[in-house]
């Protein structure tokens, strides 16, 4: 120094143009003499970061950043 490839809830992960979800995990409740387990609700997000196409962007261009990888 060239190229790929990933960046989405606390975590591991779906979501290839049209309300942003899931399992664990928190929270409250019911259950039970108590925990464990079950079950029932419910919080939790500037979608890395700026831009630009579009009526309409996690999505599709571009450029920054980080992280990993490959080739010199």
């Nucleotide at each position: 120094g060239c190229c790929a490839g990933u960046g989405u809830a606390g975590c591991u992960c779906a979501g290839u143009g049209g309300u942003a979800g899931a399992g664990c995990g928190c929270u409250u409740c019911c259950u039970u003499g108590g925990u464990a387990a079950g079950g029932a609700a419910g919080a939790g997000g500037u979608c890395a970061u700026g831009a630009g196409u579009u009526c309409a962007a996690c999505u599709c261009u571009c450029a920054u950043c980080a992280c990993c990888g490959g080739c010199u």